[in-house]
């Protein structure tokens, strides 16, 4: 330089053109003398910009970061 990939709660993945969800982490709160375990709840995210479409995280371009592979 040229190809392909990936990017989503703090962290690890998930899913989908119509409400973005799982485990862990966090906060309350019950249960227990206490503590760990357990139980209920709530806060928490689609890398960035455009673009199609009623609607875009999704599909299309572009650009940023990482990652493999040619050379």
């Nucleotide at each position: 330089g040229c190809g392909g990939g990936u990017g989503u709660a703090g962290u690890a993945c998930a899913a989908u053109g119509g409400u973005a969800g799982u485990a862990u982490g966090c906060g309350a709160c019950c249960u227990u003398c206490c503590c760990a375990a357990g139980g209920u709840u709530g806060a928490g995210a689609c890398a960035c910009g455009g673009g199609u479409c009623c609607g875009a995280u999704u599909c299309c371009c572009g650009u940023c970061a990482c990652c493999c592979g040619c050379u």
Molecule: transfer RNA
Organism: Candidatus Magasanikiibacteriota bacterium